[in-house]
Molecule: c-di-AMP riboswitch aptamer (ydaO/yuaA leader)
Organism: Opitutia bacterium
RNA sequence: UGGAUACGCACGCCUAAGAGACGCCGCUUCCUCGGCGUUUUCACGGGGGACCCAAUAUUCCGGCGCACGCUCUCGCGCGCCGGACGGGGCGAACGGCCACACGCAAGUGCGGCUCAGGUGACUUCCUAGCACCGAGCCCGUCAGCUAAACUCGUCGGCAAUGGGAAGGGUGAUC
Numbered sequence: 001u002g003g004a005u006a007c008g009c010a011c012g013c014c015u016a017a018g019a020g021a022c023g024c025c026g027c028u029u030c031c032u033c034g035g036c037g038u039u040u041u042c043a044c045g046g047g048g049g050a051c052c053c054a055a056u057a058u059u060c061c062g063g064c065g066c067a068c069g070c071u072c073u074c075g076c077g078c079g080c081c082g083g084a085c086g087g088g089g090c091g092a093a094c095g096g097c098c099a100c101a102c103g104c105a106a107g108u109g110c111g112g113c114u115c116a117g118g119u120g121a122c123u124u125c126c127u128a129g130c131a132c133c134g135a136g137c138c139c140g141u142c143a144g145c146u147a148a149a150c151u152c153g154u155c156g157g158c159a160a161u162g163g164g165a166a167g168g169g170u171g172a173u174c
Stems, first nucleotide, its partner, number of pairs: 003174003007171003012158003018042002020039007043154005053144001059084008068075002086142001087139004095114004100109003117133004122167007
């Protein structure tokens, strides 16, 4: 490395979240194992970042003025004044409706219902359903794509629905 098995499934599995080297400690001289630290060693994931390519008018609300109109307490256009609203990244976490508070309005804040979507533990599909999530954090006015180069991260968890089919991983034995 390949094959086989009426074999086992935490010696396994999900996730980017791993491997190595060196040092210290647990543990005592070595080995082994575990923890911590370092690392321009590698691997994996994310981010910004050229040419080319792609894209390109801020928008909304209120007041006033002017022009237009078979419609005239309305509609529409322009101008002025005032008000409101940034944008992006990780992620399933997005959209709609309703209630309340502030506001003339646009809108802001907060809560509820619903929803795109996601989770139920090796993966996919079929089948019968059920439960849960639908957040949070970061950048700081700035980010389309993006070679080179740069930069950040390598956590945390799993015995957690029934039935069926296919495929894999890992270990044991031969």